Molecule: FMN riboswitch aptamer (RFN element)
RNA sequence: AAAAUUCUUCGGGGUAGGGUGUAAGUCCCAACCGGCGGUAAAAGUCCGCGACCCGCUUCGGCGGCUGAUCCGGUGUGAUUCCGGAACCGACAGUACAGUCUGGAUGAGAGAAGAAAAUA
Numbered sequence: 001a002a003a004a005u006u007c008u009u010c011g012g013g014g015u016a017g018g019g020u021g022u023a024a025g026u027c028c029c030a031a032c033c034g035g036c037g038g039u040a041a042a043a044g045u046c047c048g049c050g051a052c053c054c055g056c057u058u059c060g061g062c063g064g065c066u067g068a069u070c071c072g073g074u075g076u077g078a079u080u081c082c083g084g085a086a087c088c089g090a091c092a093g094u095a096c097a098g099u100c101u102g103g104a105u106g107a108g109a110g111a112a113g114a115a116a117a118u119a
Base pairs, nucleotide, nucleotide: 005115006114007113008112009111010110017029018028019027031099032098033089034088035049036048037047038046044087045086053064054063055062056061069085070084071083072082073081091102092101093100
């Protein structure tokens, strides 16, 4: 110096305004939001991961499932930047929910830091 180990902390945002209606942040018009790592250059829509859900389990995990973008410009290089126009968003509850309430003071990709010891 690097790797491994243990521990600590951190680790998701969002319906303004209006219409209908007994009732809607759920319908209609409209508004708003974007986890983590990677990628020649910054990504909700590229590649992968997490979460939710399903199955199995020796309860440690393992397997499955898993949404959505194009055009133009600049450039050595960008589906990531700039301009334009689109699109997507688990489950349960409830007047049909990406945004409310709930499982969840949970889990977690990962980020930062600390410790002792070995060689």